[in-house]
RNA sequence: AGAGUUUGAUCCUGGCUCAGAUUGAACGCUGGCGGCAUGCCUUACACAUGCAAGUCGAACGGCAGCACGGGAGCAAUCCUGGUGGCGAGUGGCGAACGGGUGAGUAAUACAUCGGAACGUGCCCAGUCGUGGGGGAUAACGUAGCGAAAGCUACGCUAAUACCGCAUACGAUCUGUGGAUGAAAGCGGGGGACCGUAAGGCCUCGCGCGAUUGGAGCGGCCGAUGUCAGAUUAGGUAGUUGGUGGGGUAAAGGCCUACCAAGCCGACGAUCUGUAGCUGGUCUGAGAGGACGACCAGCCACACUGGGACUGAGACACGGCCCAGACUCCUACGGGAGGCAGCAGUGGGGAAUUUUGGACAAUGGGCGCAAGCCUGAUCCAGCAAUGCCGCGUGCGGGAUGAAGGCCUUCGGGUUGUAAACUGCUUUUGUACGGAACGAAACGGCUCUUUCUAAUACAGGGGGCUAAUGACGGUACCGUAAGAAUAAGCACCGGCUAACUACGUGCCAGCAGCCGCGGUAAUACGUAGGGUGCGAGCGUUAAUCGGAAUUACUGGGCGUAAAGCGUGCGCAGGCGGUUAUGUAAGACAGAUGUGAAAUCCCCGGGCUCAACCUGGGACCUGCAUUUGUGACUGCAUAGCUAGAGUACGGUAGAGGGGGAUGGAAUUCCGCGUGUAGCAGUGAAAUGCGUAGAUAUGCGGAGGAACACCGAUGGCGAAGGCAAUCCCCUGGACCUGUACUGACGCUCAUGCACGAAAGCGUGGGGAGCAAACAGGAUUAGAUACCCUGGUAGUCCACGCCCUAAACGAUGGAUACUCGACAUUUGCGAUAUACAGUAAGUGUCUGAGCGAAAGCAUUAAGUAUCCCACCUGGGAAGUACGAUCGCAAGAUUGAAACUCAAAGGAAUUGACGGGGGUCCGCACAAGCGGUGGAGCAUGUGGUUUAAUUCGAUGAUACGCGAGGAACCUUACCUGGGCUAGAAUGCGGUUUGACCGCUGGUGAAAGCUAGCUUUGUCGCAAGACACGGAUCGUAAGGUGCUGCAUGGCUGUCGUCAGCUCGUGCCGUGAGGUGUUGGGUUAAGUCCCGCAACGAGCGCAACCCCUAUCACUAGUUGCCAUCGGGUAAUGCUGGGAACUCUAGUGAAACUGCCGCCGUAAGGCGUGAGGAAGGAGGGGAUGAUGUCAAGUCAUCAUGGCCUUUAUGCCCAGGGCUACACACGUGCUACAAUGGCGAGUACAAAGGGCAGCUACCUGGUAACAGGAUGCUAAUCUCAAAAAACUCGUCUCAGUUCGAAUUGGGGUCUGCAACUCGACCCCAUGAAGCUGGAAUCGCUAGUAAUCGUAUAUCAGCAAUGAUACGGUGAAUACGUUCCCGGACCUUGUACACACCGCCCGUCAAGCCAUGGAAGCUGGGUGUACCUAAAGUCGGUAACCGCAAGGAGCCGCCUAGGGUAAAACUAGUAACUGGGGCUAAGUCGUAACAAGGUA
Repeated sequence: AGAGUUUGAUCCUGGCUCAGAUUGAACGCUGGCGGCAUGCCUUACACAUGCAAGUCGAACGGCAGCACGGGAGCAAUCCUGGUGGCGAGUGGCGAACGGGUGAGUAAUACAUCGGAACGUGCCCAGUCGUGGGGGAUAACGUAGCGAAAGCUACGCUAAUACCGCAUACGAUCUGUGGAUGAAAGCGGGGGACCGUAAGGCCUCGCGCGAUUGGAGCGGCCGAUGUCAGAUUAGGUAGUUGGUGGGGUAAAGGCCUACCAAGCCGACGAUCUGUAGCUGGUCUGAGAGGACGACCAGCCACACUGGGACUGAGACACGGCCCAGACUCCUACGGGAGGCAGCAGUGGGGAAUUUUGGACAAUGGGCGCAAGCCUGAUCCAGCAAUGCCGCGUGCGGGAUGAAGGCCUUCGGGUUGUAAACUGCUUUUGUACGGAACGAAACGGCUCUUUCUAAUACAGGGGGCUAAUGACGGUACCGUAAGAAUAAGCACCGGCUAACUACGUGCCAGCAGCCGCGGUAAUACGUAGGGUGCGAGCGUUAAUCGGAAUUACUGGGCGUAAAGCGUGCGCAGGCGGUUAUGUAAGACAGAUGUGAAAUCCCCGGGCUCAACCUGGGACCUGCAUUUGUGACUGCAUAGCUAGAGUACGGUAGAGGGGGAUGGAAUUCCGCGUGUAGCAGUGAAAUGCGUAGAUAUGCGGAGGAACACCGAUGGCGAAGGCAAUCCCCUGGACCUGUACUGACGCUCAUGCACGAAAGCGUGGGGAGCAAACAGGAUUAGAUACCCUGGUAGUCCACGCCCUAAACGAUGGAUACUCGACAUUUGCGAUAUACAGUAAGUGUCUGAGCGAAAGCAUUAAGUAUCCCACCUGGGAAGUACGAUCGCAAGAUUGAAACUCAAAGGAAUUGACGGGGGUCCGCACAAGCGGUGGAGCAUGUGGUUUAAUUCGAUGAUACGCGAGGAACCUUACCUGGGCUAGAAUGCGGUUUGACCGCUGGUGAAAGCUAGCUUUGUCGCAAGACACGGAUCGUAAGGUGCUGCAUGGCUGUCGUCAGCUCGUGCCGUGAGGUGUUGGGUUAAGUCCCGCAACGAGCGCAACCCCUAUCACUAGUUGCCAUCGGGUAAUGCUGGGAACUCUAGUGAAACUGCCGCCGUAAGGCGUGAGGAAGGAGGGGAUGAUGUCAAGUCAUCAUGGCCUUUAUGCCCAGGGCUACACACGUGCUACAAUGGCGAGUACAAAGGGCAGCUACCUGGUAACAGGAUGCUAAUCUCAAAAAACUCGUCUCAGUUCGAAUUGGGGUCUGCAACUCGACCCCAUGAAGCUGGAAUCGCUAGUAAUCGUAUAUCAGCAAUGAUACGGUGAAUACGUUCCCGGACCUUGUACACACCGCCCGUCAAGCCAUGGAAGCUGGGUGUACCUAAAGUCGGUAACCGCAAGGAGCCGCCUAGGGUAAAACUAGUAACUGGGGCUAAGUCGUAACAAGGUA
């Protein structure tokens, strides 16, 4: 310090999430030791038991218990306060501290700084006293009541208890004369003197009284600061002030009587909610934000509420009284209690410890002291709750062991890790030693002060006894021995760390993005790794990151955000000069800002945490001194801001009145006749009762053509015929005047389109609603015919708009160009200048970009409004306004991880432009109808094997399914298997032959034979059996793949390097102007070049030349035949097949800059790519193929493999595709006569002959092919016949008989002959092919193949057209451009109702609680006030009365929370229903 996440990608806006630190934590797994801290955050819930505040005999009377002494008694025992001491009691001090908790409290509090009208026990300093009397009362005794708690009566007694008298320095009061008010003694010691004694007396110490001052503590007052809500805006009657009185320690409405009517509040009163405050703690760079455990200061509270008493101090945690709730005891009459002290219990809760030890230390209370008390405190115990430290060994050790895991099978990894070996001993265990914390007080002694004093007491020095809970703990030593000690989380990205198996959108994970649907680094397990480590993770919470509330430090044209506009009070800000002042400001000084904490430097625990000394800090507040620039204030000026007057100018600025013409409609009259109107097309409608059209006249309402504009005016909304009246503002020129009078503006006030509302008018046209007609699947719409509110006027409301420049107002500054409106000065319709407007373009600058750009979205200042993820929602509730409609203000629960802006590249559009293509058009012929063939779907079946499925599947894989093929089915068999290699064992030569059984495969029984080399042993070769290594699979996945292929498309495109532009995605190049079949070429250009495509190079074909002439050819010459290149010969021609030539817009003309185009141009066999083929860019379709082949993974192994027989792939109600044959006369049939090309052939093609009607058969010949052969070409042509019909068309179907192939034609072949003779008479909607040697038509050949279901496929030639105006439209494509909410890319996206489930929420008759206020009734304790009877000598008390009042009761409202039949909308939820509203002109913008 950042990162992930919106997109195909980009930049921005913006939210969500993560990495960090922290905690009084909890939970899960795990757990060795020590130190230091910390430990009910929840029920201020209820509490058993024990302890937590006593002490003093040196205040007192005394003596219950204990010990000692004394006396009596034989003893038991009794007596004795004499001594140590001391229960209970009187009295004093303390108990108001210490300890706990945070309920209440938003100010009676706290923090900081000040103040005046106060109090103060113990303590310190000073002054003065401490004289003399009195009466009681507990204890105790006696008697009595009660269960108890407790109480009563009578009697005795003391005091430092109580009450007077005296005195009064000082104190208080005062009328300044005076008046009032105190006390207590106790202890130690003692020389003289007195006294019988006690003692007096003296002295010291403690105490007591009065008083002054101090210290510390406390009470009171002020200022400033201290949470949220305005959907809380007004609050307040003791309220604000005054006077008198009262009250208090003290000021004060603190209380009371009277008087006045004030006081607080948008600088937030009041009300509501929440909360102890602070030093500080956590976080943060800081500013801030959150918090207020432990420690420290303050406050408040002590079961709940009220009250006072005592006291220096309380309205009192372990005191009192009353009321209430609860608990306990009870003899039912009555009593007792208060853990928010320390432990502990129950309950609550995710959750928080021992009913421990000691007063040794520190501190507190009492005491002269010893001492006693002290759950304060110090320690120990429990808890990894936190922080810190230590350890669980260290070195060597490779065959890199075994095992595990992975593997490409080679290995890798765990891993020097282990084993093994050497060493060490922290911790732990055992034993031994052993602290600091503890020196004061005390004792002895020396000295000093006090004193008459060598007493006492105090100060100082020396010596010295005692005192330790922790604890036999820290620490030290010794011994043995690696011995006693490692886990947790994670490993897709963020984020360090990867593989295997299992699982298969299941189980599960997840902080965000997201993983999982058969190859999961994301689930689970394992191996390995990473991180931290006695801990590690998770959850919760806070800050950070978040500049995501922005003071530091954000924004507002389009992302959320400028009020619709103006006026304007408060507020904020404000020109220029001078003087003064000193509030702000700045500087210095002083006081304070507790300690602890944080920080720095030291010190102590072995280190650290921790503890501790010093410093700094505490950024603040207050006081004071100074300065006078700046702001403020005051005063006096100035004129540049602002304003006023005079003079001009333009204008749909506003209000009122009057007038005008054109047009629509209606009415009257006339002319006139059958239609008019309307639409995409129609219909409704109007019209023979006379419309429309046309002429004249009239009525009425509304709006003002042309001028007219990028124009003018106005604050905005808005304003348009003409004239008149009234009126606001603006601008310009010059002069004069005022002298900062200004800018902005929360609340407020005014204006505010359209629609709408109210009352009254008006109503021509238009026109929601409504009606009808169309359209449509529907059409509550778009279109048409009608038509009412309304639109118009007057008055009154409403107050909202995409009220937009989506841009608040004011001021100043900052390059230019052009246009335009209105002024000004000029002589001036030009031109130039200047001022104020209105616009366009552009620079710097700004901006996320697009853009803005002197009319800023630039540079600055001032003021106001507004924003803080999307949805829920501008909704709910509340309030205000409104007649209503509704407006203004304006949430939350819940839900999502996005929503959004600008731009980019694509794709798409029922957007645009340009162009192309048998795309349309123009033509020719088909398909769709029939029959059959073939393929597919479907159905059927034991099986009908599998694949291909829009174009781009369907005569496709298959270029040959009777068996085989064959993968399917049924049945029968085999199991290292049907093939191959290697190794081991065994057997036999191999080969061959014959049986049985069987459908075959197979199973099984035999026979024959005895290899080569070698003396032999044995070896080699071959076969069988067997074992091992290994096989097999047309099983799955084409969505794991290679290869191959289809398609867009033979379309003209697709890219790269460098440069340049852009923040970037990207762009440029490749766009533009032309041209082309073409990104073909030319020109231009921030591009310059290049690559893959195009073209060309290749093949066939068209012409010619050369070469070569057999099997081909035959012109010339010769021979021969019935005839034939048959023959001699020829090499000319055809042809064959090799090499060349030829075509390039080269030439001419025209057009054009060029590229190029045009032409019945020339020439030429061919003319502008001559015709055809091969050739298929980057990519698209997860296109097709695991069944051609190859291949990863998975599955199978007596079977999903292999063999065999039979069956099936050939089924058949039906649907579709592709074809064949036809429907006939341009034809059929019969007869005759011509003309090809290209292929095939030895398991072959076969001449020729014979037989047969024929298929074919039997003979026979040639040919391994330019030689022989298939082989006949057919259409054509000639002649004849048929004469328009289901026919002499058409051939399906069926019957019969044959031929051929083959092991075998039943399922299931082809062909031949005879007979039979179906549908069909040119085919609906729709749809296909083709632009020239093409379509159409005619036949020929071949591959596969025993044969063939071939009408298929692939080739070949014969005959041989028609048409193209043209690019509007359909389809497809290319380029440019535009829009986009699409990017899985329009087969996209997406909206709303309804239906289902879940969730939170609003309303609601009602029901149930809660707190607060008000009114009335009642009223305890208690203070205060009053008071005749009673008590007391008196002070006074009891009693009674009154005021106030906790609590209780009643009442009516308001507020708030929960719940509720029913009801409203909202959100969410892979595949529900209906439509298609939006995004493209989204099909009605």